[in-house]
């Protein structure tokens, strides 16, 4: 410099045009003589930024940033 690959909840990560979802954490509550383990429910997102396409984007396209590999 030139190529790929990757950004979604506090962590790991799914989600391939039509309501954003799990596991682990966290909070409450049940349950115990009290914990731990169970069980039940809450709460947590401007989907990395900006334009564009489209009735409709987390998703498609550009350009941008960061993180990671290759390659000279």
């Nucleotide at each position: 410099g030139c190529c790929c690959c990757u950004a979604u909840a506090g962590c790991u990560c799914a989600g391939c045009g039509g309501u954003a979802g799990a596991g682990c954490g966290u909070u409450a509550c049940c349950u115990u003589g009290g914990u731990a383990a169970g069980g039940u429910a809450a709460a947590g997102g401007u989907c990395c930024u900006g334009u564009g396409u489209u009735c409709a984007a987390a998703u498609c396209a550009c350009a941008g940033u960061g993180g990671g590999g290759g390659c000279a």

About this RNA
The RNA shown here (transfer RNA) has 72 nucleotides and comes from a Candidatus Woesearchaeota archaeon. RNAcentral holds the sequence, with entries from ENA. Its mean pLDDT, the model's own confidence on a scale to 100, is 83. The organism belongs to Candidatus Woesearchaeota, within Archaea. It matches the Rfam family "tRNA". Gene Ontology term of the family: triplet codon-amino acid adaptor activity.